[in-house]
RNA sequence: GACAAUGGCUACUAGGGUUCCGGUCCGCAAGGAUGUCUGGUCCGAGAGCAGCCGGCUCCAGUUGGCUGGAGCUCCACGGAGGGAUAAAAGCCCGGGAGAA
Numbered sequence: 001g002a003c004a005a006u007g008g009c010u011a012c013u014a015g016g017g018u019u020c021c022g023g024u025c026c027g028c029a030a031g032g033a034u035g036u037c038u039g040g041u042c043c044g045a046g047a048g049c050a051g052c053c054g055g056c057u058c059c060a061g062u063u064g065g066c067u068g069g070a071g072c073u074c075c076a077c078g079g080a081g082g083g084a085u086a087a088a089a090g091c092c093c094g095g096g097a098g099a100a
Base pairs, nucleotide, nucleotide: 007053008052009051010050012048015043016042020040021039022037023034024033025032026031054073055072056071057070058069059068060067061066062065075095077098081093082092083091
């Protein structure tokens, strides 16, 4: 300097807000306000967790495309700004800019 499966999916958590439900307040009621309401639904991590799939290496079998087994799949500081949705966010831009 270049290349790359630093892959994909699912469930959950930290976290997040306010469409809906509930709470609270107002109101005779219809209804309205409130997330500066612990909550349920909801959103939700590259740098959180778990599982599955996939990928790679080696070995064995093999009729040549597969089957089985073992192993590997590491590491990871990070804005501002913008975007989506009802809204916000460790969501998306983004393992980006930058730093080391």
Annotation:
Guanidine-I riboswitch aptamer from a Pseudomonadota bacterium, 100 nucleotides, folded computationally.